[in-house]
RNA sequence: GAACGCUGGCGGCAUGCUUUACACAUGCAAGUCGAACGGUAACAGGCCGCAAGGUGCUGACGAGUGGCGAACGGGUGAGUAAUGCAUCGGAACGUGCCCAGUCGUGGGGGAUAACGCAGCGAAAGCUGCGCUAAUACCGCAUACGAUCUAUGGAUGAAAGCGGGGGACCGUAAGGCCUCGCGCGAUUGGAGCGGCCGAUGUCAGAUUAGGUAGUUGGUGAGGUAACGGCUCACCAAGGCGACGAUCAGUAGCUGGUCUGAGAGGAUGAUCAGCCUCACUGGGACUGAGACACGGCCCAGACUCCUACGGGAGGCAGCAGUGGGGAAUAUUGGACAAUGGGCGCAAGCCUGAUCCAGCCAUGCCGCGUGGAUGAUGAAGGCCUUAGGGUUGUAAAGUCCUUUUAACGGGGAAGAUAAUGACGGUACCCGUAGAAUAAGCCCCGGCUAACUUCGUGCCAGCAGCCGCGGUAAUACGAAGGGGGCUAGCGUUGCUCGGAAUCACUGGGCGUAAAGCGCACGUAGGCGGCUUUCUAAGUCAGGGGUGAAAUCCUGGAGCUCAACUCCAGAACUGCCUUUGAUACUGGGAAGCUUGAGUCCGGGAGAGGUGAGUGGAACUGCGAGUGUAGAGGUGAAAUUCGUAGAUAUUAGGAAGAAUACCAGUGGCGAAGGCGGCUCACUGGCCAUGUACUGACGCUGAGGUGCGAAAGCGUGGGGAGCAAACAGGAUUAGAUACCCUGGUAGUCCACGCCGUAAACGAUGAAUGCUAGAUGUUGGGCAGCUUGCUGUUCAGUGUCGCAGCUAACGCAUUAAGCAUUCCGCCUGGGGAGUACGGUCGCAACACUAAAACUCAAAGGAAUUGACGGGGGCCCGCACAAGCGGUGGAGCAUGUGGUUUAAUUCGAAGCAACGCGCAGAACCUUACCACCCCUUGACAUACCAAUCGCGGGUAGUGGAGACACUUUCCUUCAGUUCGGCUGGAUUGGAUACAGGUGCUGCAUGGCUGUCGUCAGCUCUUGUCGGGAGAUGUUGGGUUAAGUCCCGCAACGAGCACAACCCCCAUCCUUAGUUGCCAUCAUUUAGUUGGGCACUCUAGGGAAACUGCCGGGGAUAAGCCGGAGGAAGGUGGGGAUGACGUCAAGUCCUCAUGGCCCUUAUGGGCUGGGCUACACACGUGCUACAAUGGCGGUGACCAGUGAGCAGCGACACAGCGAUGUGAAGCUAAUCUCUAAAAGCCGUCUCAGUUCGGAUUGUUCUCUGCAACUCGAGAGCAUGAAGUUGGAAUCGCUAGUAAUCGUGGAUCAGCAUGCCACGGUGAAUAUGUUCCCGGGCCUUGUACACACCGCCCGUCACACCAUGGGAGUUGGUUUUACCCGAAGCCGGUGCGCGAACCGCAAGGACGCAGCCGACCACGGUAAGGUCAGCGACUGGGGUGAAGUCGUAACAAGGUAGC
Repeated sequence: GAACGCUGGCGGCAUGCUUUACACAUGCAAGUCGAACGGUAACAGGCCGCAAGGUGCUGACGAGUGGCGAACGGGUGAGUAAUGCAUCGGAACGUGCCCAGUCGUGGGGGAUAACGCAGCGAAAGCUGCGCUAAUACCGCAUACGAUCUAUGGAUGAAAGCGGGGGACCGUAAGGCCUCGCGCGAUUGGAGCGGCCGAUGUCAGAUUAGGUAGUUGGUGAGGUAACGGCUCACCAAGGCGACGAUCAGUAGCUGGUCUGAGAGGAUGAUCAGCCUCACUGGGACUGAGACACGGCCCAGACUCCUACGGGAGGCAGCAGUGGGGAAUAUUGGACAAUGGGCGCAAGCCUGAUCCAGCCAUGCCGCGUGGAUGAUGAAGGCCUUAGGGUUGUAAAGUCCUUUUAACGGGGAAGAUAAUGACGGUACCCGUAGAAUAAGCCCCGGCUAACUUCGUGCCAGCAGCCGCGGUAAUACGAAGGGGGCUAGCGUUGCUCGGAAUCACUGGGCGUAAAGCGCACGUAGGCGGCUUUCUAAGUCAGGGGUGAAAUCCUGGAGCUCAACUCCAGAACUGCCUUUGAUACUGGGAAGCUUGAGUCCGGGAGAGGUGAGUGGAACUGCGAGUGUAGAGGUGAAAUUCGUAGAUAUUAGGAAGAAUACCAGUGGCGAAGGCGGCUCACUGGCCAUGUACUGACGCUGAGGUGCGAAAGCGUGGGGAGCAAACAGGAUUAGAUACCCUGGUAGUCCACGCCGUAAACGAUGAAUGCUAGAUGUUGGGCAGCUUGCUGUUCAGUGUCGCAGCUAACGCAUUAAGCAUUCCGCCUGGGGAGUACGGUCGCAACACUAAAACUCAAAGGAAUUGACGGGGGCCCGCACAAGCGGUGGAGCAUGUGGUUUAAUUCGAAGCAACGCGCAGAACCUUACCACCCCUUGACAUACCAAUCGCGGGUAGUGGAGACACUUUCCUUCAGUUCGGCUGGAUUGGAUACAGGUGCUGCAUGGCUGUCGUCAGCUCUUGUCGGGAGAUGUUGGGUUAAGUCCCGCAACGAGCACAACCCCCAUCCUUAGUUGCCAUCAUUUAGUUGGGCACUCUAGGGAAACUGCCGGGGAUAAGCCGGAGGAAGGUGGGGAUGACGUCAAGUCCUCAUGGCCCUUAUGGGCUGGGCUACACACGUGCUACAAUGGCGGUGACCAGUGAGCAGCGACACAGCGAUGUGAAGCUAAUCUCUAAAAGCCGUCUCAGUUCGGAUUGUUCUCUGCAACUCGAGAGCAUGAAGUUGGAAUCGCUAGUAAUCGUGGAUCAGCAUGCCACGGUGAAUAUGUUCCCGGGCCUUGUACACACCGCCCGUCACACCAUGGGAGUUGGUUUUACCCGAAGCCGGUGCGCGAACCGCAAGGACGCAGCCGACCACGGUAAGGUCAGCGACUGGGGUGAAGUCGUAACAAGGUAGC
């Protein structure tokens, strides 16, 4: 350094295999020098030659000899945690080319490539013989330096080549001279390299000990050089808690990214260093290598082969395959900058400079500008008016950046030479012409609507969205952001004070070791002096360049580049200062300790001893039970228990005193006595003189339980047994009972070992108890004061709050320990300890978005306190049993329409289903429709009656009669109506009450629910509204950081009860007349009617209360403490009920889910439930009397007197009444008689039959009457309902609905009780308080096993691989050592031979390989352990409330 998705106009500058140091086809990347040499294969030229050809003659030059280079440049990051790197130093070194200096460069010799001839081989290549040169090689001479030295001396070099040139010499080459380049020796320099030291440089202790050449010495060898670098001998050292060793990871740095900084992360490009070159080993050459494009060996792999043998190494530039999410051209040029060689020309250079590819990054530019409102069309939305897209477009007028075409044309180059390149740049031409996308729009976060979808499809960074009205999914319109890019993913830092040096914490949130002693370490009182390590200041050296920053400059700007400065916070060195810290010395007494005489104490250990109680034992008395519980039973007891009396035994624990009292470091310690012993306190001041504090490791102590050995064992009591309880009860309760509890010795080492609060020191208001001392004063038992403890309250301060508060959780200092989201887990593995049980140390994968603390408001509690209610209790009457009525469930059905569902559905919607109603079912029929509005056309009415036909009817078709709209400007002009037609539309009791309005139920006629301002609290919130009284009441009074106010309560309203007044008809009749009769005259006193008023307010008296509110009693009164009843229902709860009263959003149907009709159904019937009626009888039935008696209310399609007919329901006539007049209307319970306890003279179901009434129509399916029939039922199990006074009970009466149909509902009166001691309990409610793990609020929450699925992980017989150690075997190449009888040109020697060298052989070392035994890491593994996760599985109910046995 990115990648992916969509998109893509131009230019500049940069970057570009992060993965397989995986394998590589092909080309190129290191050559050059003829002025070192012998030469002449190719090319060109010359010369000779008639030509063929010859000639190295010249330019040059293949191959070769030789020199220099190839150790640079280029690539990579595998290895490496130090043989590295960074910074700063150092001494025992080397150095080709380069620079400076000094001195030389004389004279000889022998070979050998090339080449020629011959041969082998497929090839690579090789061999033999022969010729030849040098700046190749070797002696000799010389030696300024140099090296060695026994100080006498000794040793060691060299090479020539080219250009020019007068004289002289020479046939010539040349000699000679000169210049240049070389060569040798040596000195110094520069630059480069090798070596050494200090400091710094990742994480792991579940790596704690490691090391034998190891550490040092002596000697030797080796190296360019120091050195265990190597070897021999000697010594036993050297490293490590300031982290050795081991295992993991990693190239290091300048820098880069981020950050306010400190830091954190990183080490691409550029630059410095290191490292490697297929893997491992090795040396050669050389100044330099143990050598990327050299050599040898081993290994793996690939290729060629004639199978005998050979060849190779892109981590150079391109390029290929592979891997991968992913990374480019097999390009041009040496023009520039550099490098190598060369005297030079020059050659080489994939270094480099350029070009190509890629939006990979950074920077710049463009895709047009102005005008343009009928706000066009289209799109989208809409409340249908309009809005928006939007000056946007079109249109009109301009411009030409870019791109295109044409022309000119650089700098880069000091004389020549330009790959880039006809490039940059400039000029001209035409024309808006060539150029916009991506993401987002619920909040965070800028930007909203419609449609589709319906917990589906999908979205999502976190919270979360989607289950029919989605601003969150998909699409569209609109909008927002960025822009040649946009979004996503990945990585790093930030935010994160969330590892806190700057800059955090530990009572309850995670976190103080159970406690002490003490090692190392850290920190440390007062005074003086010395030193100068830390510290501070000045100077010097260094901190490469680049980068960052500042100021300039150059590309049109910018990015980019250049110049200058500053900086690089560091390291080293030197000079100085001395306050503080450190170090040395001397002193001091306040910290600490010692001493004398006192004091308190359950401090510890050992020995002895006492009484009470329990339980056995023997004995006495005594008799039937005892014991135990909620109740029982197991158990003991007539073989004498329990109880009681005295006696004796054993073990354990020590009542009272006894106290938030004492002692101890903590754990802990309790009868009394003795012995030994630790610590503490106050007083005194005598002594020492900082001796102190803390404390990693370490050591000791350490409740209970548990373990080992031996005792002991009364009581209690795990396990166990039995009895109960229970659905079960392996528990709670009961009866027994063994370990254990006790003692001695030894282990264990943990606890909610808690003050959940480490130790030490100093400072910072008090008040009040208590323990142990001291001092002072006097009144001698008090006051004051002071130390040391131990409690409570409280100020400042602190704290998230709760709270802490001189015994700090305040303010500070020192040291130690510990924490870093919940779960997994205090678990696994490893290690240590232990007899074991266990303990200590201590992870990860995976998983969740929380877990947790404190406080608040509610709700809840088998928590507490206070209070109320027909809530219970006290009573009366019922329901539940029977038959029937009615509603519901269920079942059935073509349909049995729908709704209502605990209280708060079920005689409810339904105040009345034969048709209708009616919504349901079957059949038939209609399609602008039964109903509304608008348009067109026609008609003028419409309609009604009669008689027919078809049909089940709707409907269809006829007949005939009656009737002939209103206004009028007299125009079919207006209105109205009907019919026909087409389209908008009508219609829907279709769905959603969980989209809604309205209305209603319910808690509950319960007494509550709130607000303003203020105050308190960081806040949620609190206060007010709590408290003391009182009330039916948040009613009132008092108090109070509250003061007030609102909605509810109460009152105001209606009815009833008393009185007054006004008015008397249809009402009334006391008085006067009159009648059968208030019938009539008369009257309005009374009753009554209906208007208006009065009256009741704790007003008066007494008691008690707080001199209050109020309560109790009394008087008066028609009524007395809200007089009785009604209407009236706070904030809210139940997603309560209703889309089928009505209204209404959305969805759905539209020849049907609409409309019409006939018939059926809602009335079914094995069954279950609710609400009622009638009964079971004598407080009754039946008959008679109809008498002494009501009050509501209703009535014209009505009530219907009265009369007659009928046994009756009823019928036929018919008066009156639109009602205080008439009618319904008879009230019934009552009274008298009879029946006499039976399934009856009770009861009336059921059934038969005959009728009546309503109605088109009583079959399914009405009500009633008569006669006949005469079922169940003899007071009702568990359970359950109503009612507190004119109430319950009982008796009848009326009304709504209604053609008809009531046992239901609503209302009316008649008769008319019983009981309430009270609030323990059940239910519901109110207030205060308490606990809470609940907030969907206990119908809550929630735990564990089991079953199923998935995931990661531990163990695991083993198995596979990596790495490493030890021992041994083997021993390639190679250097070294030895040998060298084989071989060899130079030197010595006349020669023989020698010196020297080589091959060969031997040895030591050693890579790879092998064998054996370990260590360690990883993969797999039958089976197995627990863990985690998973809408609706099983079993229980452990925890949260006293969670039903307090929890841990």
A computed fold for a 1448-nucleotide RNA from an uncultured prokaryote, annotated as small-subunit ribosomal RNA. The RNAcentral record of the sequence draws on ENA.